RNA sequence: GACUCAUCUCGAGAGAGGGAGGGACUGACCCUAAGAACUCUUGGCAACCGCUUUUUAUUCAAAGUAAGGUGCCAAUUUCAGAAGCAAGUAUUUGCUAAAGAUGAGAA
Numbered sequence: 001g002a003c004u005c006a007u008c009u010c011g012a013g014a015g016a017g018g019g020a021g022g023g024a025c026u027g028a029c030c031c032u033a034a035g036a037a038c039u040c041u042u043g044g045c046a047a048c049c050g051c052u053u054u055u056u057a058u059u060c061a062a063a064g065u066a067a068g069g070u071g072c073c074a075a076u077u078u079c080a081g082a083a084g085c086a087a088g089u090a091u092u093u094g095c096u097a098a099a100g101a102u103g104a105g106a107a
Base pairs, nucleotide, nucleotide: 003105004104005103006102007101008100013042014041015040016039017038021031022030023029025081026080027079028078043073044072045071048069049068050065051064052063053062054061077099083096084095085094086093087092
């Protein structure tokens, strides 16, 4: 990097360093010298894996937990955008897919 499955309108920041970018891509719209990315310290959120209990032959499922492995802590994945479906006379609206992110798995 490609593949499979699940989730993505909830939630959760301070300090030090750093010094101009960041929000995946395109457009829009935002954040940012009242300090971006990034690094470190520390705190937190969540519950994918994990762990505990119950059921079960197993898988699955339910409840709980947060010591461990990840993840995350502006804005719905910030909004819209490639393909399609439905409603509407229509601007439009809703849904699915796609794309993306994260986790788990497998080669």

Overview
This is a predicted structure of a 107-nucleotide RNA (SAM riboswitch aptamer (S box leader)) from Gracilibacillus sp. The organism belongs to Gracilibacillus, within Bacteria. The sequence was found by an Rfam model in a public genome assembly.